[in-house]
Context: one part of a larger RNA
RNA sequence: GCCGGCGACUUGUACCGACCGGCAGGUUAAGAAAACGGAGCCAUAGUGAAAGCGAGCUUAAAAAGAGCGUUUGUCCGUCGGUACAGACCCGAACCCGGAUGAUCUAACCAUGACCAGGAUGAAGCUUAGGUAACACUAAGUGGAGGUCCGAACUGACUGAUCUUGAAAAAUCAGCGGAUGAGUUGUGGUUAGGGGUGAAAUGCCAAUCGAAUUCGGAGCUAGCUGGUUCUCCCCGAAAUGUGUUUAGGCGCAGCGGUUAACAGAAAACUUAGGGGUAAAGCACUGUUUCGGUGCGGGCUGGUAAUUCGGUACCAAAUCGAGGCAAACUCUGAAUACUAAGUGCCUCUCUUGCGGGAGAGGAGCGUUAACUAGUAAGACUCUGGGGGAUAAGCUCCAGUGUCAAGAGGGAAACAGCCCAGACCACCAGCUAAGGCCCCUAAAUGGUAGCUAAGUGAACAAGGAAGUGGGAAGGCCGUAACAACCAGGAGGUUUGCUUAGAAGCAGCAAUCCUUUAAAGAGUGCGUAAUAGCUCACUGGUCGAGCCGUCUUGCGCCGAAAAUUAGCGGGACUAAGUUACCUGCCGAAGCUGUGGGGUAGAGACCGGUCCAUUAGGUAUUGGAAACAAUAAGUGCGGUUUUAUCUACCGGUAGGGGAGCGUUCUGCAGUAGACUGAAGCAUCAGCGGGAGCGGGUGUGGACGAAGCAGAAGUGAGAAUGUCGGC
Numbered sequence: 001g002c003c004g005g006c007g008a009c010u011u012g013u014a015c016c017g018a019c020c021g022g023c024a025g026g027u028u029a030a031g032a033a034a035a036c037g038g039a040g041c042c043a044u045a046g047u048g049a050a051a052g053c054g055a056g057c058u059u060a061a062a063a064a065g066a067g068c069g070u071u072u073g074u075c076c077g078u079c080g081g082u083a084c085a086g087a088c089c090c091g092a093a094c095c096c097g098g099a100u101g102a103u104c105u106a107a108c109c110a111u112g113a114c115c116a117g118g119a120u121g122a123a124g125c126u127u128a129g130g131u132a133a134c135a136c137u138a139a140g141u142g143g144a145g146g147u148c149c150g151a152a153c154u155g156a157c158u159g160a161u162c163u164u165g166a167a168a169a170a171u172c173a174g175c176g177g178a179u180g181a182g183u184u185g186u187g188g189u190u191a192g193g194g195g196u197g198a199a200a201u202g203c204c205a206a207u208c209g210a211a212u213u214c215g216g217a218g219c220u221a222g223c224u225g226g227u228u229c230u231c232c233c234c235g236a237a238a239u240g241u242g243u244u245u246a247g248g249c250g251c252a253g254c255g256g257u258u259a260a261c262a263g264a265a266a267a268c269u270u271a272g273g274g275g276u277a278a279a280g281c282a283c284u285g286u287u288u289c290g291g292u293g294c295g296g297g298c299u300g301g302u303a304a305u306u307c308g309g310u311a312c313c314a315a316a317u318c319g320a321g322g323c324a325a326a327c328u329c330u331g332a333a334u335a336c337u338a339a340g341u342g343c344c345u346c347u348c349u350u351g352c353g354g355g356a357g358a359g360g361a362g363c364g365u366u367a368a369c370u371a372g373u374a375a376g377a378c379u380c381u382g383g384g385g386g387a388u389a390a391g392c393u394c395c396a397g398u399g400u401c402a403a404g405a406g407g408g409a410a411a412c413a414g415c416c417c418a419g420a421c422c423a424c425c426a427g428c429u430a431a432g433g434c435c436c437c438u439a440a441a442u443g444g445u446a447g448c449u450a451a452g453u454g455a456a457c458a459a460g461g462a463a464g465u466g467g468g469a470a471g472g473c474c475g476u477a478a479c480a481a482c483c484a485g486g487a488g489g490u491u492u493g494c495u496u497a498g499a500a501g502c503a504g505c506a507a508u509c510c511u512u513u514a515a516a517g518a519g520u521g522c523g524u525a526a527u528a529g530c531u532c533a534c535u536g537g538u539c540g541a542g543c544c545g546u547c548u549u550g551c552g553c554c555g556a557a558a559a560u561u562a563g564c565g566g567g568a569c570u571a572a573g574u575u576a577c578c579u580g581c582c583g584a585a586g587c588u589g590u591g592g593g594g595u596a597g598a599g600a601c602c603g604g605u606c607c608a609u610u611a612g613g614u615a616u617u618g619g620a621a622a623c624a625a626u627a628a629g630u631g632c633g634g635u636u637u638u639a640u641c642u643a644c645c646g647g648u649a650g651g652g653g654a655g656c657g658u659u660c661u662g663c664a665g666u667a668g669a670c671u672g673a674a675g676c677a678u679c680a681g682c683g684g685g686a687g688c689g690g691g692u693g694u695g696g697a698c699g700a701a702g703c704a705g706a707a708g709u710g711a712g713a714a715u716g717u718c719g720g721c
Stems, first nucleotide, its partner, number of pairs: 001721006011085009021075003025042003031036001046053002056068004088226002091223001095216006106190009115180001117149003120145001124141006153177003157174005192208001194204003201210001229655006239252005253373002255370007267341006278330001279328002284324003288320005295313002297310005343360007376401003380397006406417003421592004426588003432582003435567003441579001443578006454569001460554002464551006471544003481538005487511003492506003517532001521530002593645006611630001614627005656710001658707006668698001675694005681688002
C1' cells in the first nucleotide's frame, strides 16, 4: 500500500414544543401488586410589590384614561430541542496520590587489587676547598616530584568510515593522562520537588527543567481529524452589536417547518422632503494679476513740530481670473416615502370599450418551534488609506462565484450569454462566430490601411497617406529648376592694430535702375572670394503654408518559435450599412416522471349532530322523535387544469435493507433450508427476485415491536498478502 473484519449522535432523569393515543377534570409516587395506594402535581380566576379585593384587579383625587384579565385541559408514548451526567467518536502536553528503582550512572563509606621500560636528579648526607666560626664553592652520594618520554590501564581533541550500521554512539588512523585530585573489583549508603553533582540542568537502569509504574481518568481540549443506505421538497450566511473578544460565544439579520392574516411585485402616473454630482463665489477660507494706496521700510531736507521722494512691502476697496471633504446665492439624475392604476384563474354581466364578484401559487406580514452562518472572493460604480501602486487594504451600491452545470473568452471559480426533472440521430435562437484545423458566407455595397498595422505601450518626432475648413500667390505668367544681373556715393559714422555689408555701438539715407539690404549665410588678420534677398529671361498650370480629422510610421532591448490558439491571410485586416447561416443542458416539438395546489362535475367510504334551516308526526307551548338534503371536518381514487422541479451549510417529508422478538412448534425444507458463485427479469433509487451450479440443515414473505442497524477515508484498529 491493497483486501477482509471491527469502528462514531447512545442511555437515564427533568423541562419546553409538535404529533399519536386514553380520559373530560386528568394522573398517580414510594409501596403493594388482581384489586389497590390520593402524600403530591397540573388544571379549575384573575389581579396587585403587598395587605388584599375578586369577574374583575391595579394605578389614581377620580365615576377619566391606561395595563393585565373575564376559564380547559391532563397523563402515557414517539420525535425534535435544552439542562445535568464521559453525552457523537479518537487524540494531548500536564496536575495529584500510592508504590518500585543507585545491578546504568553521581557522590560517599568499608575492604581488596593494579600502574612495562626509560629520563630528569630537589632536600639531606659524605669528602675536598673555604671561613675566626658560619656562610659559600666544587665533586660525589642520595632518590624527591598533582616532574618528563612512553606501554598496560584510563580518557575522548581531530579526521575518515558508518548513518534500513558489525554497533540505539562503534571501527580505523592519529590524540590527552599514565605515582596521582590516579585507575579498578566486591559489599554498602543517599529516592523524585527528592537524591547526587570539581556545576553541564549533568546523572538517578538506552527515560530527566523534575524517574518509572499503577490509580484519580473516558482529566480537560473555544483545537485538528473522522462520522457508514436511498429518493422527494425548500434552501442560507460569511453582516450589525457586545464580549480578557477577534479562527470562540450571546442577541439581531438571513433558512426551514407549522399555522393565521393581507392582497401583492415590477412598471407607469401623481405628490413629497433633500443638499450629493455639477456649478458658483453671495458667506467661510484660500489664491494670481492690475487700479487706488491705510500703514510700514528705504531715502532727502529741517533746530524741531514735521515736509518731500520712492522701479520696496502692503491693509482695505474696485476690476479681471481660479480653488474647497469638514464653503453654498444655486442645484440635478438616481434613490427613498405615499397614493392610484396594475398579475393569473373562474363565474356573472355588457353598449364588446369594459364592469362586478370569488379564489390564487410565488412574494410579503405576524406567531410558535428549530438550524446553519458571523474567515468570504472577484467584476463594475461612488469614495477613504496607499504612490488617483498592487490579484493591496477599508467602506457603500450592483452582479456573479461561493452553493451553478451548459455555450463563448485557445486553455481560464468571480468576465459575456444562459439558470441543468428525464429521454430523443427533431426545430429556432443568445453571447460569439462563418478560408483550413472547426459547425456555419473564400457573402454583398462603399471606403480606408501597405504597416503583417491588424496580432501589447507613452511623452515626443516626421513632405506616410485619405477627408474637411478658411487663407495667400497665379496666363498682366505663380511655385520649382536653369541663364543673366545683384550696382554707385561708400572702406556710412563711431570704435579699433585692423573693422571694407558680415567682432561691437549708432544710424539705416541718397543716387543709377528691370532690380540690388549701409546687407541672409559661409569666408578673410583686414581685403578678396562664394551666396542670399531683389530683378529680367527661359518654361507654362497650378503653387504655398496654417488648422482639423481617419488609418498608418518611428520611439519599441532578453533569454523555447513562445504576446493572432495554429496554419496561413493584403483580406481571412479595418470603418459603415445589408442579407443569410452556424451556434447552449436557453426556447420550441414529441414522449415520460415527480412536487404543490385547484377541482365545477363524476365516483366511493366513514363519522358527527357541536351549526343553521326545511318537511312530517306528537304536543296548547316549550320541546321530542324521524326523514331528506346542505354545510363543516377527516380519508381515498381517477380524468383534467395550473404552477414548479440547479444547489453547499442546513431544515422538512417518504422509503429500502440488516440483527433480534411476537403472531409461530408459521408457510416451506434431505424430491435439498441458510450461505456462496454465476446468468436472465423488475423497480425512480436504496433494492427486489427467477433459473442453474455448489452447499448439506435450517427457515422465508406478511403484520407489528426492539435496536450493538448500513463504511472509503479518522498518520483509525486487528488479521492476511

Predicted 3D model of a 721-nucleotide part of an RNA (large-subunit ribosomal RNA, domain II) from an invertebrate metagenome. Its mean pLDDT, the model's own confidence on a scale to 100, is 81.